[in-house]
RNA sequence: CUCGAAAAAGGCAAACCGCUCGUGAGGGUGGGACGCAAAGCCACGGGACUCCUGAUCACGACAGAGGAGUCAGCCGGGCUGCCGAAC
Numbered sequence: 001c002u003c004g005a006a007a008a009a010g011g012c013a014a015a016c017c018g019c020u021c022g023u024g025a026g027g028g029u030g031g032g033a034c035g036c037a038a039a040g041c042c043a044c045g046g047g048a049c050u051c052c053u054g055a056u057c058a059c060g061a062c063a064g065a066g067g068a069g070u071c072a073g074c075c076g077g078g079c080u081g082c083c084g085a086a087c
Base pairs, nucleotide, nucleotide: 003084004083011036012035016031017030018029019028020027021026034073040079041078042077044076045075046074047071048070049069050068051067052066053065
């Protein structure tokens, strides 16, 4: 470097619930554990999702397009990193 144990030390925390921020996707925090060897960090590529524009019109709306966002626990990529049986 690679690899990942019915190992040890430690770590994170899905759903759901309380409080809170946001129009929303969703975020923070406390509880809680389905899981996780990068479930640490980065929206770079893909993807999913939200809001807005389009958009007026008596009213409503799809697809394509554009803008602003969310998700790192969807996949890939980049950076960093604990432990050490076997291969």

This is a predicted structure of an 87-nucleotide RNA (c-di-GMP-I-GGC riboswitch aptamer) from Conexibacter sp. CPCC 205762. It was read from a public genome assembly, where an Rfam model found it. The coordinates come from a structure-prediction model, not an experiment, and the mean pLDDT is 84.